[in-house]
RNA sequence: CACAAAUUCUCGGGAGAAUUGGCCCAGGCCAAUGCCGAAGGAGCAACCGCCCCGGAAACUCUCAGGCGACAGGACCGAGGAUUUGUC
Numbered sequence: 001c002a003c004a005a006a007u008u009c010u011c012g013g014g015a016g017a018a019u020u021g022g023c024c025c026a027g028g029c030c031a032a033u034g035c036c037g038a039a040g041g042a043g044c045a046a047c048c049g050c051c052c053c054g055g056a057a058a059c060u061c062u063c064a065g066g067c068g069a070c071a072g073g074a075c076c077g078a079g080g081a082u083u084u085g086u087c
Stems, first nucleotide, its partner, number of pairs: 002086012018033006034067003040063001041061003047055003
């Protein structure tokens, strides 16, 4: 220098799911019931490993979060930085 992995930052893309009632009557707030899964969390487990044990999902559950916009958003792509490994 190059390649790979991890972490992080920036930019772009990024789904799903409500109605009713009440209060004030611009908008907002509250309540009930219902719904969604792709922040996070939890569970089972295919699978994987250094196989005593450990790591484990986009599956499952919805505690949390969400169900106008904004925001958030797993994941994908591009670029930068740091660390580790290989040659």

Predicted 3D model of an 87-nucleotide RNA (Glycine riboswitch aptamer) from uncultured Lentibacter sp.
It was read from a public genome assembly, where an Rfam model found it.
Of the family's consensus pairs, 91% are formed in the model.
Taxonomically the source falls in Lentibacter (Bacteria, Pseudomonadota, Rhodobacterales, Roseobacteraceae).